This is a predicted structure of a 347-nucleotide part of an RNA (small-subunit ribosomal RNA, central domain) from an uncultured Pseudomonadota bacterium.

Context: one part of a larger RNA
């Protein structure tokens, strides 16, 4: 240094983003790169074409060769470099425009539950059937009043938004992005991204608040050969909030990001144009998101302009199954752990 992959064996959970790596056009420059000359690049050997020892080894004559360096005139396609320029890439403004994108505050109605009062009586509950359990100390059931705490039902939709992790009841307040139409502007400002550094569901931790409902452990009854379960009755962490850690998921589309290019149909969303109409409806290009399918492509499955199709440029990542995502050390966590990460041994 080289191969061959990465939807099912390999894509880092995302993301921004140094260094690195690659990188639009137009003139110029001539370092790389190409051509030419000229010095040089000892001799021998090596190879070629002769001589010479009766032949060969062997020895000798002439060539080529030595693919190098320097020096000089050229070439400028491509790669670099400087410098001026340019608008296709990338960005700003200016006018619209959907949206559960994000963060605070405040406000709503429905239902569980708990209290208190009324009516009213013997039952509720709960299962496949029961049983624990609750109830005459008035249950359950209804009607009124009140208290809390947590989620927002129709809308609702292979609908919409967000980088991914996510986002759903309503107003306000601050705020990010996308998208469209076209005009002006900046003039390569880009692409990826080792380190880093942010965000990152659930669950778990700290501290100090809440606690309705649910509900790990725990408790009882059941069922069973047993039941440390599934069912039932009850219930404390938790599940909310603040603030701080954690940093893992089947974090999935199991499919990185970025740009080209390569039939079509049929549906949805957002906003434009155009017809033409005035319920509404037919074309058109774009920006999501679906469903089929052509070519190609997969070992099949299956993928299919949202590619797993043809291509670039950059990064991560795999090499038989087990050991084992274990140990051992280092870093990170309070801790749980997390991260990086093998060996013997065996098949």
């Nucleotide at each position: 240094c080289u191969g061959g992959g990465c939807g099912u064996a390999a894509g880092c959970g995302a993301g921004c983003g140094u260094a690195g790596u690659c990188g639009g056009u137009u003139a110029u420059u001539a370092a790389g790169u190409c051509g030419g000359a000229u010095g040089u690049g000892a001799a021998a050997u090596c190879c070629c074409c002769g001589g010479g020892c009766u032949c060969a080894a062997c020895c000798u004559g002439g060539g080529a060769a030595u693919u190098g360096c320097a020096u000089u005139c050229g070439a400028u396609a491509c790669u670099g470099g400087a410098u001026a320029g340019c608008u296709a890439g990338a960005g700003u403004u200016c006018g619209g425009c959907a949206g559960a994108g994000g963060g605070a505050a405040g406000c709503g109605g429905a239902a569980u539950u708990u209290c208190g009062g009324g009516u009213g009586u013997a039952g509720c509950g709960g299962u496949g059937a029961a049983a624990u359990g609750c109830g005459u100390a008035g249950a359950u059931a209804u009607c009124c009043g009140a208290a809390g705490g947590a989620a927002c039902a129709u809308c609702a939709g292979u609908g919409g938004c967000g980088a991914a992790a996510g986002c759903g009841g309503c107003u306000u307040c601050c705020u990010g992005g996308a998208c469209c139409a076209g005009a002006a502007c900046u003039g390569a400002c880009g692409a990826u991204c080792a380190g880093g550094c942010u965000c990152g569901a659930a669950a778990g931790c700290g501290u100090g608040g809440g606690g309705a409902g649910c509900a790990a452990a725990c408790a009882g009854g059941a069922u069973u050969a047993g039941a440390u379960a599934c069912c039932c009755u009850g219930g404390u962490a938790g599940u909310c909030c603040a603030c701080g850690c954690c940093a893992u998921a089947a974090a999935c589309g199991a499919u990185g990001a970025c740009a080209a290019c390569u039939a079509g149909a049929c549906g949805u969303u957002g906003g434009g144009g155009a017809c033409a109409u005035a319920u509404g409806g037919u074309c058109c290009a774009c920006a999501g998101u679906g469903u089929c399918g052509c070519a190609g492509c997969u070992a099949a499955c299956g993928c299919g302009u949202u590619a797993a199709g043809u291509u670039g440029u950059c990064c991560g990542c795999c090499u038989g199954g087990g050991g084992a995502g274990u140990a051992c050390g280092g870093c990170c966590g309070c801790a749980a752990g997390g991260u990086u990460g093998a060996a013997a041994c065996u098949c």
The prediction has a mean pLDDT of 88.